[in-house]
RNA sequence: CCCGUUAAGGGUAAACCCGGAGAAAUCCGGGGACACAAAGCCGCGGGCCUACAGCGCAGGUGCGCCAAGGCGGCUGGGCUGCCGAAG
Numbered sequence: 001c002c003c004g005u006u007a008a009g010g011g012u013a014a015a016c017c018c019g020g021a022g023a024a025a026u027c028c029g030g031g032g033a034c035a036c037a038a039a040g041c042c043g044c045g046g047g048c049c050u051a052c053a054g055c056g057c058a059g060g061u062g063c064g065c066c067a068a069g070g071c072g073g074c075u076g077g078g079c080u081g082c083c084g085a086a087g
Base pairs, nucleotide, nucleotide: 002087003084004083011036012035016031017030018029019028020027021026034073040079041078042077044076045075046074047071048070049069050068054065055064056063057062
């Protein structure tokens, strides 16, 4: 360095519930743990989600596109990092 153990000491926290923000996706705080060896940081590529506003179409109130926003616990990449058994 690769690698990641029925190891040690720690860390994060899915679903769900409560409160708050938001048009929404979703996020924040508290509770809670399904999981995680980068589930630490960066929306840079792909992907997915929302789309108030805007544009187009429609005309029983909707549909399409989209500025923009979101997801790092979908995936590739970049940066950083704790511990250590076997090999």